This is a predicted structure of an 86-nucleotide RNA (Glycine riboswitch aptamer) from a bovine gut metagenome.
Rfam family: Glycine riboswitch aptamer. Gene Ontology term of the family: glycine biosynthetic process.
The coordinates come from a structure-prediction model, not an experiment, and the mean pLDDT is 78.
[in-house]
RNA sequence: ACUCUGGAGAAUCUCAUUUUUGUGUGAGUACCGAAGGUGCAAAGCGGCCUGUACGCCGCCGAAACUCUCAGGUCAAAGGACAGGGU
Numbered sequence: 001a002c003u004c005u006g007g008a009g010a011a012u013c014u015c016a017u018u019u020u021u022g023u024g025u026g027a028g029u030a031c032c033g034a035a036g037g038u039g040c041a042a043a044g045c046g047g048c049c050u051g052u053a054c055g056c057c058g059c060c061g062a063a064a065c066u067c068u069c070a071g072g073u074c075a076a077a078g079g080a081c082a083g084g085g086u
C1' cells in the first nucleotide's frame, strides 16, 4: 500500500421550493468530533541581556487534549483506530 472483519457521537429539526409523496435543492436554528485541517507542553536548537540562569525572545514541537474551517447529526454510506491476510 491492497484486502477482509469490528468500529462511536450528534436533528428522520424548522421554513421555502420541488415531487413519481420516496425525496432533492436553498436558507435558518440546534448539536457532534473519529476523514482531513487549526492551536500548544516538556525536551531540543538559535539569539538577547552581564542580570549568567528556575531569565527573556524566536524556531521546532505530540495526542484520544483543543477549535469546529472542513466534515457529519434515522438507516445506508463514510469513519480515527484495532485485529487478520497479501
Base pairs, nucleotide, nucleotide: 001086002085003084004083005082006081011029013028014027015026016025017024030073031072032071036069037067039065044059045058046057047056048055